[in-house]
RNA sequence: UUUCGACAAAGGCAAACCCGCCGCGAGGUGGGGACGCAAAGCCACAGGUCUCCGACCAAGGACAAAUUGGAGACGGCUGAGCUACCGAG
Numbered sequence: 001u002u003u004c005g006a007c008a009a010a011g012g013c014a015a016a017c018c019c020g021c022c023g024c025g026a027g028g029u030g031g032g033g034a035c036g037c038a039a040a041g042c043c044a045c046a047g048g049u050c051u052c053c054g055a056c057c058a059a060g061g062a063c064a065a066a067u068u069g070g071a072g073a074c075g076g077c078u079g080a081g082c083u084a085c086c087g088a089g
Base pairs, nucleotide, nucleotide: 002089003088004087005086012037013036017032018031019030020029021028022027035076041082042081045079046078047077048074049073050072051071052070053069054068055067
């Protein structure tokens, strides 16, 4: 430098669920809790999923889905990018 992850060692993170707080919401955050994770560390660049608002549909009035515009959420959905512990080849 590169590939890999062992019944090794030292450690790390923390799903569902419950409680507090924040948000219209998707969700976030602190505590408890562990299903899992070798990048489950960082990053919304590409795809994806989800939320809210508007347009369209639309007609006397009203509504859903689809489509579309905008604003957002998710990095524990996938890819790209950046960084990193221990060990083995």